[in-house]
RNA sequence: UUAAAUAUUAAAGCGCCAGGACUGUACACCGUCGCGUGCUACAGUUGACGAGGAGGAGGUUCAUCGAACGAUCGGCGGAUGCCUCCCGGUUGCGAUGCCACAACCGUAAGCUGCAAGGUAAAACAAAGGGGUGACUCUUUGCACAAACCUUGAGGUGUUGGCAA
Numbered sequence: 001u002u003a004a005a006u007a008u009u010a011a012a013g014c015g016c017c018a019g020g021a022c023u024g025u026a027c028a029c030c031g032u033c034g035c036g037u038g039c040u041a042c043a044g045u046u047g048a049c050g051a052g053g054a055g056g057a058g059g060u061u062c063a064u065c066g067a068a069c070g071a072u073c074g075g076c077g078g079a080u081g082c083c084u085c086c087c088g089g090u091u092g093c094g095a096u097g098c099c100a101c102a103a104c105c106g107u108a109a110g111c112u113g114c115a116a117g118g119u120a121a122a123a124c125a126a127a128g129g130g131g132u133g134a135c136u137c138u139u140u141g142c143a144c145a146a147a148c149c150u151u152g153a154g155g156u157g158u159u160g161g162c163a164a
Stems, first nucleotide, its partner, number of pairs: 014077004019073001020046007027038003030034001049066003055086006087106006096163005110156003114152005124141007
């Protein structure tokens, strides 16, 4: 230094790279001798910018939103998504309890639009460091989202049975 095994830690635009793209070197080719060409070889670089998202179990895969000078292509794994069931609960006006049904919630809770708020970050610019290079790291400055959540004043709907 490499490989295997074991243990621990870390993360969710998270991690990885055998395709691709790009860089370097070697080699080969060219009527052109070049910042040339290459189903060539080796080595390397790149391969998601933040916001948002967790009751439990099982299952599943292209798992929400926008930004960007758009390879952020492609692939693999994972993942707070989604589906089913379970646990607990809210609402179903006009007491309460139980059961059923319907729509919802996981500290919030029928459906629905309006308004306001919730530090966007990269990109970009500048400075500095590493590398032959592709590229990469750090610092400073700067503006702009959408979903979703919260708050406010609204609109609209508001099942059935039994018991007392």